[in-house]
RNA sequence: UGUCCUCUGGUAUAACGGCUAUUACGUCAGAUUUUGGUUCUGAAGACCGGGGUUCGACUCCCUGGAGGACAA
Numbered sequence: 001u002g003u004c005c006u007c008u009g010g011u012a013u014a015a016c017g018g019c020u021a022u023u024a025c026g027u028c029a030g031a032u033u034u035u036g037g038u039u040c041u042g043a044a045g046a047c048c049g050g051g052g053u054u055c056g057a058c059u060c061c062c063u064g065g066a067g068g069a070c071a072a
Base pairs, nucleotide, nucleotide: 001071002070003069004068005067006066007065010025011024012023018055027043028042029041030040031039048064049063050062051061052060
């Protein structure tokens, strides 16, 4: 310098263009327990930024950002 890939709660992960965005671990609260752990119940917490297409965008397009692979 060029080509390509990835980006979703704290972490990992799902979502055919049609949701109130999934699940697990973790966190918090409660129940159980002498206490802790285990188990059960509940809660909070996310679409990398900006534009566009569309009746409708996490999903498609453009641009920027971050990370990565390959070539030189």

The RNA shown here (transfer RNA) has 72 nucleotides and comes from a Muribaculaceae bacterium. It was read from a public genome assembly. The organism belongs to Muribaculaceae, within Bacteria. Its mean pLDDT, the model's own confidence on a scale to 100, is 81. Its Rfam family is "tRNA".